[in-house]
Molecule: c-di-GMP-I riboswitch aptamer
Organism: Sulfurovum sp.
C1' cells in the first nucleotide's frame, strides 16, 4: 500500500423529541437535543418501505376502502452495489 482484527485518545455524524420553516404528502432545511453511528460521507444503479397522481373493478346521491397497472416523487439512520475516506495494535 490492501484485506481483517483489537485498544487507547482526539476528532465528526446526530435517533426520538421540541422549535421554526418549505411541501398536498411521504419527508426536507435550520437551531436545540443525543439513541446510537468506523463510513450513520457521497451517489436512487438493483432490491424493499412509504407517498402523490392517473386508470380499471366495487359501491354510489355524494364519497371512502382495497387492489392491479402507469407515472412522479421520498428514504443513503432498511439492505445491496459504485466511488472516497481519520488515529492506531497485530
Nucleotide at each position: 500500500g490492501u484485506c481483517g482484527u483489537a485498544u487507547a485518545a482526539a476528532a465528526c455524524c446526530a435517533a426520538a423529541c421540541u422549535a421554526u420553516u418549505c411541501g398536498u404528502g411521504a419527508g426536507g432545511g435550520u437551531a436545540g437535543g443525543a439513541c446510537g453511528g468506523a463510513a450513520a460521507g457521497c451517489u436512487a444503479c438493483g432490491g424493499g418501505u412509504c407517498u402523490c397522481u392517473a386508470c380499471c373493478c366495487c359501491u354510489u346521491u355524494u364519497g371512502u376502502u382495497u387492489u392491479u397497472u402507469a407515472g412522479a416523487g421520498a428514504u443513503g439512520g432498511c439492505c445491496g452495489a459504485g466511488c472516497u475516506a481519520c488515529u492506531u495494535u497485530c